[in-house]
Record summary
A computed fold for a 154-nucleotide RNA from Desulfoluna spongiiphila, annotated as FMN riboswitch aptamer (RFN element). Its mean pLDDT, the model's own confidence on a scale to 100, is 76. Rfam family: FMN riboswitch aptamer (RFN element). Rfam links the family to the GO term FMN binding.
RNA sequence: CCUUAUUCUCAGGGCGGGGUGAAAUUCCCCACCGGCGGUAAGCCUCUACGGCAAGCCCGCGAGCGCUCUUUUCGGUAAAUAACCGAAAAUGAGGUCAGCAGAUCCGGUGUGAUUCCGGAGCCGACGGUUAAAGUCCGGAUGGAAGAGGAUAGGU
Numbered sequence: 001c002c003u004u005a006u007u008c009u010c011a012g013g014g015c016g017g018g019g020u021g022a023a024a025u026u027c028c029c030c031a032c033c034g035g036c037g038g039u040a041a042g043c044c045u046c047u048a049c050g051g052c053a054a055g056c057c058c059g060c061g062a063g064c065g066c067u068c069u070u071u072u073c074g075g076u077a078a079a080u081a082a083c084c085g086a087a088a089a090u091g092a093g094g095u096c097a098g099c100a101g102a103u104c105c106g107g108u109g110u111g112a113u114u115c116c117g118g119a120g121c122c123g124a125c126g127g128u129u130a131a132a133g134u135c136c137g138g139a140u141g142g143a144a145g146a147g148g149a150u151a152g153g154u
Stems, first nucleotide, its partner, number of pairs: 002153009016030004031134002033123002035060004042052003055121002063099002065096001066093003069089008103119005125137003
């Protein structure tokens, strides 16, 4: 330095003001926030093979769904068999052809949805005196991944 195994640690931000109302951090006006990896013409610098740089370009993650399993309930049945349906789970799979967001214009340039300027747009599920990216909850969870330790290999 590379690589494999084991293991440890870490790994998400945001409603402030006003309006309406019986009630809204949920509606309306203004505001606020931006996980991880990749890409980079910009920036920083020790000028380097260094570091940083995209919510809306490519991909990933949690979530929902789905499949399976188990349990319970209901139906059919002679039946504790089998089949069908529903629900639950601290269960398994891990994307399974499902859901899973959103960008344009101008400028520079050989080259930019990334830079500069401007204007836009987006945000799981369940809950709630009223509809939620920002509140509460699953979650003291899980995880893309980041870093370290130990052992092995070169």